């Protein structure tokens, strides 16, 4: 270096709910709290996935209202790819 996570040893993250702040929302932060995670570290290149303020269409007589489409917004704890890493065993 690479494979593996059966074993050692020190750590480490923290789902859901609930409370707070931000945001249109989807989701983020921070506290309480743990379902799990051997990369649940970090990174929106591919695929997914989730919202639609706001754009654009359509209807409706119309302030506006309602449908329908669009990610540039979001998820790295869905996959894959990319970066960088602890420990152990081979």
């Nucleotide at each position: 270096c690479g494979c593996u996570g059966c074993u050692c040893a020190g750590a480490g993250c923290a789902a859901a709910a609930c409370c707070g702040c931000c945001g249109a929302a989807a989701g983020g932060c921070g506290g309480u709290g743990a379902c799990g995670c051997a990369g649940a570290g970090c990174u929106a290149g591919g695929g997914g996935a989730c919202u639609a303020c706001g754009g654009c269409g359509a209807c409706c007589a119309g302030c506006g209202g309602u449908c329908g489409c669009c990610a540039g917004g979001u998820c790295a704890g869905c996959c894959c790819g990319g970066c960088c890493g602890c420990c152990a065993g081979c």

The prediction has a mean pLDDT of 88. A computed fold for a 90-nucleotide RNA from a Gemmatimonadota bacterium, annotated as c-di-GMP-I riboswitch aptamer. The sequence was found by an Rfam model in a public genome assembly. Taxonomically the source falls in Gemmatimonadota (Bacteria, Pseudomonadati).